Predicted 3D model of RNase P RNA and transfer RNA as a complex of 454 nucleotides. The coordinates come from a structure-prediction model, not an experiment, and the mean pLDDT is 79. Rfam match: Bacterial RNase P class A. From the family's description: Ribonuclease P (RNase P) is a ubiquitous endoribonuclease, found in archaea, bacteria and eukarya as well as chloroplasts and mitochondria.

RNA sequence: UCUGCAGGACGGGCAACCGCCUGGAAGCGGGAGGAAAGUCCGGUCUCCGCAGGGCAGCGUGCCGGCUAACGGCCGGGGGGACUCUCUCAAAGGGAGUUCUACGGAAAGUGCCACAGAAAACGAACCGCCUGGGGCUUCACCGCCUCAGGUAAGGGUGAAAAGGUGCGGUAAGAGCGCACCGCGGCCGCAGUAAUGCGGUUGGCAGGGUAAACCCCACGUGGAGCAAGACCAAAUAGGAGAAGAGGAGCGGCCCGCUCCGUUACGAUUCUCGGGUAGGUCGCUAGAGCCGUCCAGCAAUGGCCGGCGCAGAUGAAUGGUUGCCCCCCGCAAGUCGCGAGACUGAGGGGACAGAAACCGGCUUACAGUCCGGCAGACUCA
RNA sequence: GGGCGCGUAGCUCAAUUGGCAGAGCAAAUGACUCUUAAUCAUUAGGUUGUAGGUUCGAUUCCUACCGCGCUCACCA
Repeated sequence: UCUGCAGGACGGGCAACCGCCUGGAAGCGGGAGGAAAGUCCGGUCUCCGCAGGGCAGCGUGCCGGCUAACGGCCGGGGGGACUCUCUCAAAGGGAGUUCUACGGAAAGUGCCACAGAAAACGAACCGCCUGGGGCUUCACCGCCUCAGGUAAGGGUGAAAAGGUGCGGUAAGAGCGCACCGCGGCCGCAGUAAUGCGGUUGGCAGGGUAAACCCCACGUGGAGCAAGACCAAAUAGGAGAAGAGGAGCGGCCCGCUCCGUUACGAUUCUCGGGUAGGUCGCUAGAGCCGUCCAGCAAUGGCCGGCGCAGAUGAAUGGUUGCCCCCCGCAAGUCGCGAGACUGAGGGGACAGAAACCGGCUUACAGUCCGGCAGACUCA
Repeated sequence: GGGCGCGUAGCUCAAUUGGCAGAGCAAAUGACUCUUAAUCAUUAGGUUGUAGGUUCGAUUCCUACCGCGCUCACCA
RNA backbone atom coordinates (compact mmCIF):
# COMPACT_ATOMS: atom_id res chain seq x y z
C1' U A 1 0.00 0.00 0.00
C1' C A 2 -3.81 -3.59 -1.23
C1' U A 3 -7.39 -7.43 0.18
C1' G A 4 -10.56 -9.87 3.75
C1' C A 5 -13.18 -10.11 8.70
C1' A A 6 -15.55 -7.76 12.61
C1' G A 7 -16.39 -2.63 15.03
C1' G A 8 -16.98 2.81 16.10
C1' A A 9 -18.01 8.05 14.46
C1' C A 10 -20.05 11.57 10.75
C1' G A 11 -24.31 11.78 7.44
C1' G A 12 -22.21 18.20 3.01
C1' G A 13 -21.18 23.95 4.55
C1' C A 14 -22.30 29.33 3.84
C1' A A 15 -25.21 33.27 1.61
C1' A A 16 -29.29 35.68 -1.21
C1' C A 17 -34.34 35.59 -3.05
C1' C A 18 -39.23 33.35 -3.30
C1' G A 19 -42.69 30.26 -0.49
C1' C A 20 -45.07 26.77 3.70
C1' C A 21 -46.26 25.39 9.13
C1' U A 22 -46.07 27.34 14.01
C1' G A 23 -45.42 30.95 18.66
C1' G A 24 -46.20 36.18 19.25
C1' A A 25 -50.10 42.38 19.20
C1' A A 26 -45.68 43.42 16.41
C1' G A 27 -40.48 43.69 15.53
C1' C A 28 -39.03 38.89 15.51
C1' G A 29 -38.14 33.54 17.00
C1' G A 30 -38.47 28.09 15.96
C1' G A 31 -39.16 24.20 12.08
C1' A A 32 -37.08 16.10 10.63
C1' G A 33 -33.48 11.47 11.44
C1' G A 34 -29.53 8.15 12.52
C1' A A 35 -32.58 5.54 11.20
C1' A A 36 -38.26 9.79 11.86
C1' A A 37 -38.87 3.08 8.82
C1' G A 38 -40.43 -2.13 10.41
C1' U A 39 -44.07 -2.13 14.58
C1' C A 40 -40.19 -6.78 16.90
C1' C A 41 -39.64 -6.01 22.53
C1' G A 42 -40.04 -2.79 27.05
C1' G A 43 -42.17 1.48 29.54
C1' U A 44 -44.92 6.42 30.48
C1' C A 45 -50.01 7.87 29.73
C1' U A 46 -55.54 6.76 29.05
C1' C A 47 -59.94 3.73 29.37
C1' C A 48 -62.06 -1.02 30.75
C1' G A 49 -61.63 -5.18 34.23
C1' C A 50 -59.96 -6.70 39.10
C1' A A 51 -61.22 -8.90 47.34
C1' G A 52 -57.22 -12.49 47.95
C1' G A 53 -54.90 -16.93 46.16
C1' G A 54 -54.23 -20.74 42.53
C1' C A 55 -54.58 -23.21 37.61
C1' A A 56 -54.45 -22.63 32.39
C1' G A 57 -52.33 -19.69 28.39
C1' C A 58 -48.19 -16.65 26.73
C1' G A 59 -43.12 -15.03 27.15
C1' U A 60 -37.97 -15.44 28.85
C1' G A 61 -33.91 -18.98 30.00
C1' C A 62 -25.27 -19.77 31.90
C1' C A 63 -23.80 -16.04 36.15
C1' G A 64 -23.41 -11.09 38.12
C1' G A 65 -24.42 -5.99 37.36
C1' C A 66 -27.03 -1.55 34.96
C1' U A 67 -31.96 0.33 34.18
C1' A A 68 -38.44 3.06 35.03
C1' A A 69 -38.54 -1.61 32.39
C1' C A 70 -36.95 -5.12 28.70
C1' G A 71 -36.22 -10.58 24.83
C1' G A 72 -31.85 -4.43 25.75
C1' C A 73 -26.78 -3.07 27.39
C1' C A 74 -22.03 -3.98 30.19
C1' G A 75 -18.67 -7.36 32.58
C1' G A 76 -17.54 -12.47 33.54
C1' G A 77 -17.96 -18.01 32.68
C1' G A 78 -18.66 -22.30 29.42
C1' G A 79 -18.63 -23.94 24.27
C1' G A 80 -17.51 -23.55 18.72
C1' A A 81 -14.40 -21.71 14.42
C1' C A 82 -9.70 -19.70 12.58
C1' U A 83 -4.47 -18.25 13.21
C1' C A 84 0.15 -18.55 15.91
C1' U A 85 2.84 -21.36 19.41
C1' C A 86 4.68 -25.76 23.04
C1' U A 87 4.95 -31.02 21.37
C1' C A 88 8.44 -36.17 16.77
C1' A A 89 3.14 -36.75 16.01
C1' A A 90 -1.91 -37.46 17.98
C1' A A 91 -4.54 -36.03 22.10
C1' G A 92 -3.81 -31.98 25.08
C1' G A 93 -1.85 -26.98 26.94
C1' G A 94 -0.92 -21.48 26.10
C1' A A 95 -1.87 -16.67 23.32
C1' G A 96 -4.86 -13.72 19.94
C1' U A 97 -9.26 -12.59 16.80
C1' U A 98 -14.24 -13.81 16.28
C1' C A 99 -19.16 -16.21 16.92
C1' U A 100 -22.53 -18.08 20.51
C1' A A 101 -31.50 -18.95 21.10
C1' C A 102 -26.10 -21.29 26.34
C1' G A 103 -31.70 -24.28 32.02
C1' G A 104 -33.09 -29.78 32.18
C1' A A 105 -32.40 -35.82 27.68
C1' A A 106 -30.17 -39.04 35.08
C1' A A 107 -39.00 -37.21 35.92
C1' G A 108 -42.06 -39.08 31.99
C1' U A 109 -44.04 -39.51 26.77
C1' G A 110 -43.09 -39.21 21.53
C1' C A 111 -39.92 -39.32 17.07
C1' C A 112 -35.23 -40.96 14.57
C1' A A 113 -37.68 -41.75 7.09
C1' C A 114 -34.34 -44.67 3.51
C1' A A 115 -30.26 -47.85 4.19
C1' G A 116 -28.64 -51.33 7.74
C1' A A 117 -28.20 -57.51 11.37
C1' A A 118 -29.32 -53.93 15.01
C1' A A 119 -31.70 -46.85 15.85
C1' A A 120 -32.13 -48.28 22.04
C1' C A 121 -36.13 -52.64 28.64
C1' G A 122 -27.97 -52.49 24.99
C1' A A 123 -27.55 -54.82 18.42
C1' A A 124 -24.29 -60.95 15.66
C1' C A 125 -25.24 -59.64 8.48
C1' C A 126 -20.22 -60.63 6.88
C1' G A 127 -15.88 -61.62 9.47
C1' C A 128 -12.83 -63.77 13.81
C1' C A 129 -12.55 -67.86 17.56
C1' U A 130 -14.07 -72.58 20.12
C1' G A 131 -16.79 -77.12 20.10
C1' G A 132 -20.10 -81.05 17.71
C1' G A 133 -21.75 -83.39 13.07
C1' G A 134 -21.25 -84.27 7.68
C1' C A 135 -18.21 -84.34 2.69
C1' U A 136 -13.21 -85.06 0.97
C1' U A 137 -8.58 -86.77 2.76
C1' C A 138 -3.78 -91.11 5.57
C1' A A 139 -3.84 -86.52 8.13
C1' C A 140 -3.61 -81.14 8.07
C1' C A 141 -5.93 -77.55 5.04
C1' G A 142 -10.65 -76.69 2.69
C1' C A 143 -16.26 -76.79 2.07
C1' C A 144 -21.32 -77.40 4.31
C1' U A 145 -24.18 -77.36 8.77
C1' C A 146 -25.46 -76.84 14.14
C1' A A 147 -24.48 -74.77 19.10
C1' G A 148 -21.84 -71.03 21.53
C1' G A 149 -18.24 -66.92 22.36
C1' U A 150 -16.77 -62.14 20.38
C1' A A 151 -18.49 -55.19 19.44
C1' A A 152 -11.19 -55.68 17.48
C1' G A 153 -12.14 -55.52 11.64
C1' G A 154 -15.79 -54.91 7.14
C1' G A 155 -20.33 -52.90 5.54
C1' U A 156 -25.04 -49.35 6.36
C1' G A 157 -26.18 -44.70 8.13
C1' A A 158 -26.61 -37.99 10.04
C1' A A 159 -25.86 -40.97 14.29
C1' A A 160 -23.63 -47.88 16.01
C1' A A 161 -22.97 -48.36 22.51
C1' G A 162 -16.10 -43.86 25.76
C1' G A 163 -11.03 -42.53 22.51
C1' U A 164 -5.61 -43.75 21.66
C1' G A 165 -1.71 -47.08 22.97
C1' C A 166 0.36 -51.30 25.57
C1' G A 167 -0.64 -55.79 27.89
C1' G A 168 -3.87 -59.77 27.76
C1' U A 169 -6.94 -63.63 25.29
C1' A A 170 -9.01 -69.44 21.77
C1' A A 171 -10.65 -64.90 19.38
C1' G A 172 -11.96 -60.63 21.71
C1' A A 173 -13.58 -57.14 25.23
C1' G A 174 -12.35 -51.39 30.64
C1' C A 175 -10.74 -57.71 31.02
C1' G A 176 -6.09 -55.03 33.29
C1' C A 177 -2.88 -50.68 32.98
C1' A A 178 -1.09 -45.38 31.23
C1' C A 179 -2.89 -40.80 29.21
C1' C A 180 -7.34 -38.20 27.71
C1' G A 181 -12.72 -37.78 28.23
C1' C A 182 -16.97 -38.71 31.74
C1' G A 183 -19.84 -39.48 36.56
C1' G A 184 -19.94 -39.34 42.25
C1' C A 185 -17.69 -37.33 46.81
C1' C A 186 -14.35 -33.93 49.40
C1' G A 187 -11.29 -29.55 49.77
C1' C A 188 -9.72 -24.69 47.98
C1' A A 189 -10.65 -19.98 45.04
C1' G A 190 -14.77 -17.00 43.40
C1' U A 191 -20.98 -13.05 45.18
C1' A A 192 -22.11 -16.62 41.33
C1' A A 193 -21.76 -19.11 36.69
C1' U A 194 -17.46 -21.88 37.09
C1' G A 195 -12.34 -23.21 37.69
C1' C A 196 -8.30 -25.93 40.13
C1' G A 197 -6.63 -30.00 43.13
C1' G A 198 -7.42 -34.67 45.59
C1' U A 199 -10.05 -39.16 45.88
C1' U A 200 -13.24 -42.72 43.89
C1' G A 201 -16.08 -45.39 39.98
C1' G A 202 -13.99 -49.06 34.90
C1' C A 203 -18.14 -46.19 32.06
C1' A A 204 -23.66 -46.59 33.97
C1' G A 205 -26.15 -42.05 30.43
C1' G A 206 -27.09 -42.34 21.55
C1' G A 207 -29.58 -37.85 19.42
C1' U A 208 -33.77 -34.52 19.48
C1' A A 209 -36.88 -29.82 24.32
C1' A A 210 -36.59 -23.49 17.63
C1' A A 211 -41.29 -32.06 19.77
C1' C A 212 -44.73 -32.55 23.99
C1' C A 213 -42.98 -31.70 28.65
C1' C A 214 -40.31 -30.49 33.62
C1' C A 215 -38.01 -26.49 36.52
C1' A A 216 -37.22 -21.18 37.68
C1' C A 217 -38.83 -16.23 36.83
C1' G A 218 -42.23 -12.72 34.66
C1' U A 219 -47.11 -11.64 32.85
C1' G A 220 -54.97 -8.57 33.24
C1' G A 221 -56.95 -6.53 28.26
C1' A A 222 -56.97 -2.68 24.69
C1' G A 223 -54.67 1.23 22.61
C1' C A 224 -53.81 8.80 21.48
C1' A A 225 -58.75 6.72 15.76
C1' A A 226 -56.72 5.65 23.91
C1' G A 227 -59.65 9.15 26.38
C1' A A 228 -61.88 14.03 28.24
C1' C A 229 -64.69 18.60 27.32
C1' C A 230 -67.84 22.16 24.36
C1' A A 231 -71.65 21.50 21.06
C1' A A 232 -75.29 23.00 15.65
C1' A A 233 -79.22 21.26 11.99
C1' U A 234 -82.65 17.11 11.67
C1' A A 235 -85.24 12.94 13.93
C1' G A 236 -86.52 10.27 18.40
C1' G A 237 -87.14 10.85 24.24
C1' A A 238 -88.88 13.63 28.96
C1' G A 239 -91.52 17.81 31.19
C1' A A 240 -94.64 22.25 31.03
C1' A A 241 -98.12 25.53 28.61
C1' G A 242 -101.87 24.71 25.17
C1' A A 243 -107.16 25.81 21.42
C1' G A 244 -105.92 27.40 17.99
C1' G A 245 -101.71 27.46 14.37
C1' A A 246 -99.76 28.02 9.26
C1' G A 247 -100.16 29.63 3.98
C1' C A 248 -102.35 32.75 -0.14
C1' G A 249 -95.71 38.59 -0.85
C1' G A 250 -98.43 44.35 3.72
C1' C A 251 -103.99 44.69 6.07
C1' C A 252 -109.30 42.91 6.01
C1' C A 253 -112.76 39.42 4.04
C1' G A 254 -112.55 34.86 1.87
C1' C A 255 -110.30 30.11 0.61
C1' U A 256 -106.88 25.88 1.60
C1' C A 257 -103.98 22.70 5.12
C1' C A 258 -102.95 20.77 10.33
C1' G A 259 -105.48 20.36 15.07
C1' U A 260 -109.85 21.03 18.14
C1' U A 261 -111.06 17.51 25.54
C1' A A 262 -106.73 14.92 22.87
C1' C A 263 -103.07 8.82 20.17
C1' G A 264 -103.68 16.63 20.80
C1' A A 265 -101.56 21.16 16.01
C1' U A 266 -98.29 24.81 17.99
C1' U A 267 -94.79 27.09 21.59
C1' C A 268 -91.05 26.78 25.51
C1' U A 269 -87.55 24.07 28.56
C1' C A 270 -84.39 19.77 29.57
C1' G A 271 -81.41 15.31 28.48
C1' G A 272 -78.53 11.80 25.56
C1' G A 273 -75.91 12.43 21.24
C1' U A 274 -74.13 13.28 15.52
C1' A A 275 -71.51 16.84 12.28
C1' G A 276 -67.93 20.28 13.83
C1' G A 277 -64.47 22.23 17.36
C1' U A 278 -61.09 22.26 21.76
C1' C A 279 -57.91 19.51 24.97
C1' G A 280 -54.81 15.17 25.26
C1' C A 281 -49.90 17.62 22.32
C1' U A 282 -44.98 17.95 23.50
C1' A A 283 -40.39 20.41 29.71
C1' G A 284 -39.07 15.20 27.93
C1' A A 285 -36.34 8.39 32.32
C1' G A 286 -34.70 16.00 27.96
C1' C A 287 -29.97 18.16 25.51
C1' C A 288 -24.82 20.23 26.14
C1' G A 289 -20.27 20.87 29.16
C1' U A 290 -16.72 20.24 33.43
C1' C A 291 -15.76 17.11 37.48
C1' C A 292 -16.49 12.60 40.56
C1' A A 293 -17.64 6.97 41.37
C1' G A 294 -17.26 2.53 38.40
C1' C A 295 -13.10 -2.15 34.13
C1' A A 296 -17.70 -0.97 31.64
C1' A A 297 -22.90 -0.44 30.90
C1' U A 298 -24.40 3.41 34.03
C1' G A 299 -25.05 6.74 38.08
C1' G A 300 -24.18 11.50 40.81
C1' C A 301 -22.90 16.99 41.87
C1' C A 302 -22.64 21.75 39.54
C1' G A 303 -23.34 25.14 35.48
C1' G A 304 -25.76 26.31 30.92
C1' C A 305 -29.84 25.67 26.98
C1' G A 306 -35.04 26.11 25.55
C1' C A 307 -34.87 22.37 20.90
C1' A A 308 -41.04 20.72 15.29
C1' G A 309 -46.15 20.05 16.73
C1' A A 310 -49.06 19.52 11.31
C1' U A 311 -54.54 17.13 10.83
C1' G A 312 -54.99 16.06 3.49
C1' A A 313 -51.16 16.90 7.02
C1' A A 314 -45.63 22.50 7.08
C1' U A 315 -40.21 21.55 7.39
C1' G A 316 -39.54 23.30 0.31
C1' G A 317 -37.62 25.57 -4.37
C1' U A 318 -34.08 28.53 -7.39
C1' U A 319 -29.28 30.72 -7.81
C1' G A 320 -24.11 31.69 -6.43
C1' C A 321 -19.47 30.26 -3.88
C1' C A 322 -17.00 26.35 -1.33
C1' C A 323 -16.40 20.80 0.10
C1' C A 324 -16.34 15.38 -1.31
C1' C A 325 -16.62 11.52 -5.15
C1' C A 326 -16.65 9.87 -10.34
C1' G A 327 -14.83 10.86 -14.98
C1' C A 328 -12.12 11.68 -19.29
C1' A A 329 -13.54 15.66 -24.16
C1' A A 330 -9.64 19.56 -24.19
C1' G A 331 -5.07 21.96 -22.55
C1' U A 332 -0.07 21.96 -19.95
C1' C A 333 4.17 19.04 -18.12
C1' G A 334 6.44 14.32 -18.92
C1' C A 335 10.24 9.47 -23.38
C1' G A 336 6.48 6.79 -20.72
C1' A A 337 3.53 5.29 -16.66
C1' G A 338 1.22 9.30 -15.01
C1' A A 339 0.56 14.30 -12.65
C1' C A 340 -1.96 19.17 -12.77
C1' U A 341 -5.91 22.51 -14.61
C1' G A 342 -10.72 21.68 -15.92
C1' A A 343 -15.78 21.32 -19.35
C1' G A 344 -19.29 17.63 -17.48
C1' G A 345 -21.89 14.22 -14.06
C1' G A 346 -23.09 12.78 -9.07
C1' G A 347 -23.73 13.62 -3.22
C1' A A 348 -27.07 8.03 -0.48
C1' C A 349 -31.11 5.69 2.67
C1' A A 350 -35.12 8.11 3.81
C1' G A 351 -38.75 11.52 6.06
C1' A A 352 -41.97 13.21 12.42
C1' A A 353 -47.92 12.42 13.79
C1' A A 354 -48.86 11.00 21.95
C1' C A 355 -43.96 10.36 24.01
C1' C A 356 -39.55 7.68 25.65
C1' G A 357 -35.58 3.37 26.10
C1' G A 358 -33.89 -0.60 22.92
C1' C A 359 -33.56 -4.14 18.77
C1' U A 360 -33.78 -5.09 13.56
C1' U A 361 -33.56 -3.48 8.62
C1' A A 362 -31.98 0.41 4.56
C1' C A 363 -27.80 3.70 3.42
C1' A A 364 -23.68 7.41 -1.58
C1' G A 365 -19.35 8.92 0.53
C1' U A 366 -15.61 10.15 4.35
C1' C A 367 -12.73 9.38 8.87
C1' C A 368 -10.81 6.32 13.06
C1' G A 369 -8.38 2.55 15.34
C1' G A 370 -8.36 -3.80 15.87
C1' C A 371 -7.06 -8.72 13.73
C1' A A 372 -5.35 -11.84 9.57
C1' G A 373 -3.00 -12.42 4.74
C1' A A 374 -0.07 -10.62 0.40
C1' C A 375 3.56 -7.16 -1.62
C1' U A 376 7.29 -3.26 -1.09
C1' C A 377 10.96 -0.31 1.65
C1' A A 378 14.33 0.40 5.83
C1' G B 1 -51.88 6.58 12.95
C1' G B 2 -53.04 1.80 15.31
C1' G B 3 -54.48 -3.36 14.72
C1' C B 4 -55.27 -8.10 12.04
C1' G B 5 -54.54 -11.65 8.12
C1' C B 6 -52.27 -13.95 3.70
C1' G B 7 -48.04 -15.65 0.31
C1' U B 8 -47.20 -23.40 -2.78
C1' A B 9 -46.99 -24.82 -10.96
C1' G B 10 -49.72 -19.71 -15.67
C1' C B 11 -54.83 -19.69 -12.43
C1' U B 12 -57.79 -21.92 -8.22
C1' C B 13 -56.37 -24.74 -4.17
C1' A B 14 -54.33 -29.48 -1.32
C1' A B 15 -50.17 -31.50 1.52
C1' U B 16 -49.71 -32.77 10.33
C1' U B 17 -47.56 -35.97 15.27
C1' G B 18 -40.99 -32.68 10.25
C1' G B 19 -39.54 -38.09 6.02
C1' C B 20 -39.82 -38.61 -2.30
C1' A B 21 -44.37 -31.39 -3.02
C1' G B 22 -49.71 -33.11 -5.55
C1' A B 23 -55.03 -32.31 -7.79
C1' G B 24 -58.41 -29.64 -11.19
C1' C B 25 -58.34 -26.03 -15.08
C1' A B 26 -54.87 -23.95 -18.49
C1' A B 27 -50.26 -25.18 -21.93
C1' A B 28 -47.46 -28.55 -25.46
C1' U B 29 -47.37 -33.13 -28.50
C1' G B 30 -49.92 -37.26 -30.63
C1' A B 31 -54.62 -39.93 -31.82
C1' C B 32 -59.88 -39.37 -33.56
C1' U B 33 -62.24 -35.70 -37.57
C1' C B 34 -62.82 -33.11 -44.18
C1' U B 35 -61.62 -29.07 -40.24
C1' U B 36 -62.49 -27.16 -35.32
C1' A B 37 -64.51 -28.21 -30.63
C1' A B 38 -65.34 -32.17 -27.34
C1' U B 39 -62.97 -36.87 -26.02
C1' C B 40 -58.57 -40.21 -25.27
C1' A B 41 -53.23 -40.84 -24.43
C1' U B 42 -48.54 -38.73 -23.19
C1' U B 43 -45.43 -34.73 -21.56
C1' A B 44 -43.41 -30.36 -19.57
C1' G B 45 -43.90 -26.81 -15.87
C1' G B 46 -41.88 -25.51 -8.49
C1' U B 47 -35.52 -21.23 -5.45
C1' U B 48 -42.99 -23.71 -1.49
C1' G B 49 -42.22 -14.86 -1.29
C1' U B 50 -36.55 -13.81 0.29
C1' A B 51 -32.40 -14.66 3.67
C1' G B 52 -30.46 -17.03 7.94
C1' G B 53 -30.89 -20.69 11.82
C1' U B 54 -32.59 -25.57 14.68
C1' U B 55 -32.53 -30.68 12.91
C1' C B 56 -29.64 -36.36 9.83
C1' G B 57 -33.65 -34.10 7.15
C1' A B 58 -37.97 -27.96 6.85
C1' U B 59 -43.93 -26.22 2.71
C1' U B 60 -44.18 -27.55 8.08
C1' C B 61 -40.36 -25.26 13.73
C1' C B 62 -37.68 -20.31 15.07
C1' U B 63 -35.79 -15.29 13.66
C1' A B 64 -35.31 -11.09 10.40
C1' C B 65 -36.95 -8.93 5.93
C1' C B 66 -40.21 -8.36 1.14
C1' G B 67 -44.96 -8.01 -1.17
C1' C B 68 -50.32 -7.98 -0.90
C1' G B 69 -55.15 -7.58 1.41
C1' C B 70 -58.68 -5.94 5.31
C1' U B 71 -61.16 0.58 0.15
C1' C B 72 -68.78 2.56 2.24
C1' A B 73 -68.11 -3.06 6.07
C1' C B 74 -61.17 -3.85 11.21
C1' C B 75 -60.86 0.82 14.74
C1' A B 76 -63.04 7.92 14.52